[in-house]
Context: one part of a larger RNA
């Protein structure tokens, strides 16, 4: 000076109390370890690995395994020598294919040469050959770039200049006060500056103005069972662009900063969320995203490269995360309301008809504020069930079918009808949340032929409790002391 204390003072944080809802028990889904295998291809490992890279493993992806083939190579740049019965192609033969061989017909592309035609000559290409080279997800994330996690949106990390101390360094950044903040404001040998912090950026609440079609329908006029359906309208909703509005600006305390209330306001002290991540820290991660320095293989049986089949999906078991229950504030029937945000041409597909049903037949409209996915579910209203392993649960298996796809045995997804297991609130322990939050309810997308999606990312319906405390666990910051650590 910094590190560190089971030393102190001061403060902050779902860190604890408060409170609500979960895990851990069960079944099942996924990732992981372990077994186990020919192969179960890699990586990621407390917090900060484990529904992670993977926002799509039946083939392909695929890197892994056996087994068949291939060497100038799947593609890339260049040189040489070959290059007309030559490249290509119809065909057979061997094979799972990849490959490898035969071979019959047509006759070929630019550019030059030559009085014309003509493969007659020269050269380029494509194709053979040979040679440099290619490849490589082979190794090092402790050789690197680049990107990324995490302490942490935590208030901190620093310079010039002056001033002090031999120095290392100090001061400034410490004290009083006040803030979400080294936020401001006083004092002050220190006066100032940088990068953070805060504003700038977006969205999201309020109005107003511009605009009014694909949106909208008050007034007026037509029409229809019915419906902005039509004429037409710009008031309103709404679309999207421009602005206005919040500044402690007023009143009350206070040296100021500023803090407590309250008036006005759609909004009040940062108004909600997000983007944005200081100086560093962990030789963290990642050579398999991508770049790359070394390093290894590269020929006769490669660590290249192509190809079938397998396998990444194995199952005594242990963990992680999550979904469905275990029921009456439910569960099943009927019957009725309300959304936002998104997607759509190799596309989304309505009305109609067949089918219990998945779906099919056909296809209207629509590059979409116009059609289409689409019906939103919890709610509401009636009515059965009466507490039981049940009209709870729904695994697990049997049987008939639907759909994508050359192909669903290994290894898909949905239906339908049978069949109904564990499970009656889960030890020790643990984890998330401070308001449109937790809980709960269902929508939509991207990845994608199809899906193991209960993961992910987003929208929006219903919508709570508790706490205004800081002694304790647990993590941070200032400041001060101890120190045999650096």
């Nucleotide at each position: 000076u910094g590190a560190c204390g089971g030393g102190g003072g001061c403060u902050c944080g779902c860190a604890c109390a408060a409170g609500c809802g979960g895990u851990g028990g069960a079944g099942c889904a996924u990732g992981c370890g372990g077994c186990u295998u020919a192969a179960u291809u890699c990586g990621a490992g407390g917090c900060u690995a484990c529904g992670c890279g993977a926002a799509g493993a039946a083939c392909c992806u695929u890197a892994c395994c056996u087994g068949g083939g291939u060497u100038u190579g799947a593609a890339a740049u260049c040189a040489c020598g070959g290059a007309a019965g030559u490249u290509g192609u119809a065909u057979c033969c061997c094979g799972a294919a990849a490959g490898g061989g035969a071979g019959u017909c047509c006759g070929a592309a630019c550019g030059g040469u030559a009085a014309c035609c003509a493969g007659u000559c020269c050269g380029u290409a494509a194709c053979c050959g040979u040679g440099a080279c290619a490849g490589g997800u082979g190794c090092u994330g402790c050789a690197u770039g680049g990107c990324u996690g995490u302490c942490g949106u935590c208030a901190g990390c620093u310079c010039g200049u002056g001033u002090c101390g031999u120095g290392a360094g100090a001061u400034g950044u410490u004290g009083g006060g006040u803030u979400a903040a080294g936020u401001c404001c006083c004092g002050u040998a220190a006066c100032g500056a940088g990068c953070g912090a805060a504003a700038c950026c977006c969205u999201u609440g309020u109005c107003a103005c511009u605009a009014g079609u694909u949106g909208c329908c008050a007034g007026c006029g037509g029409g229809u069972a019915a419906u902005g359906c039509c004429g037409g309208g710009g008031a309103c909703u709404c679309u999207a662009g421009u602005g206005a509005g919040a500044c402690u600006g007023c009143c009350g305390c206070g040296a100021a900063a500023g803090c407590u209330g309250g008036a006005g306001g759609a909004a009040g002290g940062u108004g909600g969320g997000g983007a944005c991540g200081a100086c560093g820290u962990c030789a963290a991660g990642u050579c398999a995203u991508c770049a790359u320095g070394g390093c290894c293989c590269u020929u006769u049986g490669a660590c290249g490269c192509c190809c079938a089949g397998g396998g990444c999906c194995g199952c005594a078991c242990g963990c992680g995360u999550g979904c469905u229950a275990c029921a009456a504030u439910g569960g099943c029937g009927a019957g009725u309301a309300c959304a936002a945000a998104g997607g759509g041409a190799c596309g989304c597909a309505a009305g109609a008809c067949c089918g219990u049903g998945a779906g099919g037949u056909g296809g209207a409209g629509c590059a979409a504020a116009u059609c289409c996915c689409a019906g939103a579910a919890a709610g509401c209203u009636c009515g059965c069930c009466c507490c039981a392993g049940u009209u709870c649960g729904g695994a697990u298996u049997g049987a008939a079918g639907g759909c994508u796809g050359a192909a669903a045995u290994u290894c898909g997804c949905c239906u339908u009808c049978a069949u109904g297991a564990a499970g009656u609130u889960g030890g020790a322990a643990u984890c998330g949340c401070u308001a449109g939050u937790a809980a709960u309810c269902g929508c939509a997308g991207a990845u994608c032929a199809g899906c193991c999606a209960u993961g992910c990312u987003g929208c929006g319906g219903u919508g709570a409790a508790u706490g205004u405390g800081u002694u304790c666990c647990c993590g941070a910051g200032c400041c001060u002391u101890g120190u045999a650590c650096a």
Molecule: small-subunit ribosomal RNA, 3' major domain
Organism: metagenome